[in-house]
RNA sequence: GCCUCUUUAGCUCAGCUGGCAGAGCGGUUCACUCGUAAUGAACAGGCCGGGGGUUCGAAUCCCCCAGGAGGCUC
Numbered sequence: 001g002c003c004u005c006u007u008u009a010g011c012u013c014a015g016c017u018g019g020c021a022g023a024g025c026g027g028u029u030c031a032c033u034c035g036u037a038a039u040g041a042a043c044a045g046g047c048c049g050g051g052g053g054u055u056c057g058a059a060u061c062c063c064c065c066a067g068g069a070g071g072c073u074c
Stems, first nucleotide, its partner, number of pairs: 001072007010025004019056001027043005049065005
């Protein structure tokens, strides 16, 4: 330098044939308990890496940029 993959909640990741943003773990509160843990219930938490475009509508499609991982090449 070129190619591929990847970036979504505090963490690990789904969702990507365009149409209400989700799960597990973690957090908070409550119940249960003599108390703690475990268990059960409820709640909070992200406008989806940044910018632009297409579209009635974009996490999802296209372009540019940035971060991360891997591979190739004298």
Transfer RNA from Bacteroidetes bacterium ADurb.Bin012, 74 nucleotides, folded computationally. It matches the Rfam family "tRNA". The coordinates come from a structure-prediction model, not an experiment, and the mean pLDDT is 82. The RNAcentral record of the sequence draws on ENA.